[in-house]
RNA sequence: UCAGACGGCUGGAUGGCCGCUUGUCGGGCUUUAUGGCCCGGCGGGAGGAAAGUCCGGGCUCCACGGAGACACGGUGCCGGGUAACACCCGGCGGGGGCGACCCCAGGGAAAGUGCCACAGAAAGCAAACCGCCUGCCGUCACCUUGGUGACAGCGGGUAAGGGUGAAAGGGUGCGGUAAGAGCGCACCGCGCGCUUGGUAACAAGGGCGGCAAGGUAAACCCCACCGGGAGCAAGAUCGAAUAGGGACGGCGCGUCUGGGUCUUCGGAUUCAGGCAGGCGUGUCUUUGGCCCAGUCGUCCGGGUUGAUUGCACGAGGCGUCCGGUAACGGGCGUCCCAGAUGAAUGGUCAUCGUCCGGCCCGUGUGGUCGGUCACAGAACCCGGCUUACAGGCCGUCUGAUCCG
RNA sequence: GCCGGCUUAGCUCAGUUGGUAGAGCAGUUGAUUUGUAAUCAUCAGGUCGGGAGUUCGAGUCCCCCAGCCGGCACCA
Numbered sequence: 001u002c003a004g005a006c007g008g009c010u011g012g013a014u015g016g017c018c019g020c021u022u023g024u025c026g027g028g029c030u031u032u033a034u035g036g037c038c039c040g041g042c043g044g045g046a047g048g049a050a051a052g053u054c055c056g057g058g059c060u061c062c063a064c065g066g067a068g069a070c071a072c073g074g075u076g077c078c079g080g081g082u083a084a085c086a087c088c089c090g091g092c093g094g095g096g097g098c099g100a101c102c103c104c105a106g107g108g109a110a111a112g113u114g115c116c117a118c119a120g121a122a123a124g125c126a127a128a129c130c131g132c133c134u135g136c137c138g139u140c141a142c143c144u145u146g147g148u149g150a151c152a153g154c155g156g157g158u159a160a161g162g163g164u165g166a167a168a169g170g171g172u173g174c175g176g177u178a179a180g181a182g183c184g185c186a187c188c189g190c191g192c193g194c195u196u197g198g199u200a201a202c203a204a205g206g207g208c209g210g211c212a213a214g215g216u217a218a219a220c221c222c223c224a225c226c227g228g229g230a231g232c233a234a235g236a237u238c239g240a241a242u243a244g245g246g247a248c249g250g251c252g253c254g255u256c257u258g259g260g261u262c263u264u265c266g267g268a269u270u271c272a273g274g275c276a277g278g279c280g281u282g283u284c285u286u287u288g289g290c291c292c293a294g295u296c297g298u299c300c301g302g303g304u305u306g307a308u309u310g311c312a313c314g315a316g317g318c319g320u321c322c323g324g325u326a327a328c329g330g331g332c333g334u335c336c337c338a339g340a341u342g343a344a345u346g347g348u349c350a351u352c353g354u355c356c357g358g359c360c361c362g363u364g365u366g367g368u369c370g371g372u373c374a375c376a377g378a379a380c381c382c383g384g385c386u387u388a389c390a391g392g393c394c395g396u397c398u399g400a401u402c403c404g
Numbered sequence: 405g406c407c408g409g410c411u412u413a414g415c416u417c418a419g420u421u422g423g424u425a426g427a428g429c430a431g432u433u434g435a436u437u438u439g440u441a442a443u444c445a446u447c448a449g450g451u452c453g454g455g456a457g458u459u460c461g462a463g464u465c466c467c468c469c470a471g472c473c474g475g476c477a478c479c480a
Base pairs, nucleotide, nucleotide: 001400002399003398004397005396006395007394008393009392010391012352013351014350015349016348017347018346020045021044022043023042024041025040026039027038028037029036030035047375051386052385054384055383056382057381058380059231060230061229062228063287066286067285068284069283070282072227073226074225075224076223077091078090079089080088081087092106093104094103095102096101107222108221112220113219114216115215116214129162130161131158132157133156134155135154136153138151139150140149141148142147143146170188171187172186173185174184175183189211190209191208192207194205195204196203197202235309236308237307238306245300246299247298248297249296250295251294254275255274256273257272258271259270260269261268262267277291278290279289302479303478304477316335317334318333319332320331321330322329323328353373355371356370357369358368359367360366361364405476406475407474408473409472410471411470414429415428416427417426423460431447433445434444435443453469454468455467457465
C1' cells in the first nucleotide's frame, strides 16, 4: 500500500423567530369544594432499532391456579450466568478457510413403527445382470487316443472388477485361494470394557472383538427437562343512557332435621343446619370457594362512544472500586430522565458540516450555485432475538507485496 | 395496541402421512357452419409470494421476511 476478519461508537451541529405537549412555581377568573380555564417564569420531550410480535419475565384477572394425572406445546453436547429464556459467556466435538476467524435444531437409528420415488439383478431377515472360477452333458476342431481348446445348455461358488443409484453391509496394502472373500495379518475406522487427565462434554494410551449395528427423528416415537390460560381493548373506580329484554341449548328446579308465622288442619311460607345438585379460561380426579331456584354457553336486540386510575423510581441510568478468563455479580457515590390518546416531540430562516451535480478561474486542501443527509417514529413496562439502515469514525488482528 | 387466517396458470380453486404440479372458466390453432355462438379435437401458459435450512429429493417439514384479509371497546 492492497485485500480481508472481528469488536465498538455515531446517526447532522449551533443560534434566532413562531408553535405543540408535559411537570412545577406565581398571578388572575370561576367553583360550596376537589377541580377547571387564561397569562407568565423555570425544567423535561423518541430509537438503536421505538419495528416484526418471534421467545422470556414483571403486572392484572380467571379460585391468594391449591394438589395429582392425561392431553398438547417447547427445549435438547458440557459447565456457568440470569428473575427467566429458544438469550449470553467459556469449553468440547464436527465442518469450512493459507490465516485472523466463521458455521452447526449438536440427545437417542443395537426399544418399536413408517419411508427410501426413478434407475438398478438386488434398497433392508440383502442381492448374482455383466464379469471371474468351476462340475456335468452335447457339438465341433486339434492331435502324442485321452487329453486340450472353442461354442451352446443345465447347475454350483464368488461381493475383487464393471454398470445403476443420494446410498450396494467397513477402507488401503500384503498374503491367501480354483476364483474370491476379515479367510489371515498390518495400519486406519467402528464397537465393548480398562487406566490416566478433566467438575463434565470429552481427550490420550494400551487391551479385547473380525465387523454385527445403511440413511431419515425440522416422520411417528423414546428419554431427560420446562410450560395452566388470557392479555393494559388485562383489571379497578365514577358518570351518562337504554327495554335489568328475547330465542335456542346444557345441568337443575331435590331431600332430611329443628324452630317461627298463617291455617279451611290437607298444607302453605320463612329461618338455620346437614346431605345431594349446579358453577367456573384444555380434559378428568381431589381439596377449597360460591349458589340454591337458578346458573352457564351461543345468537339476536337496546344504550354509550365519557372521565379517572392502572402509568412512569425501574431486574433504572452514569461514574468508580473489588471478585470472576468472560457472561455477570457485589460495594460506594451521584442523577430523576417522554407520557400523547382523531394520538405532542414540529415549522421556518441564517451559518457551518457530509455527499452529488453544474459553472468559474489564478487548476488548488480553491470559489460559487443548486440539490441531498439513511432506516424509521414511543402507546403498560423490562431482558433478548430477528429484520431494516445513506454516510462517517475508532480499536485489535490476519494474509500478500514493497521499502528500511 | 392485541389476536388469528390466507398467498398454487390470466381468474376461481384442488393437491391425502415428502417422490415428474392438476381441474373448471378464459386464451391459441384446426374442424363443423353461408357466417357467428355452442360443440369436438389440439396446443400453450407455473421461479407454487420471497429468502435461507433439514433431506438423496420440499408446493408439503422448520425458520426469517413481504403482501392481503378478518376479529377483539364498555353498560344493562

Background:
Model confidence (mean pLDDT): 79 of 100. Two RNAs folded together computationally: RNase P RNA and transfer RNA, 480 nucleotides in total. It holds a member of the Rfam family "Bacterial RNase P class A".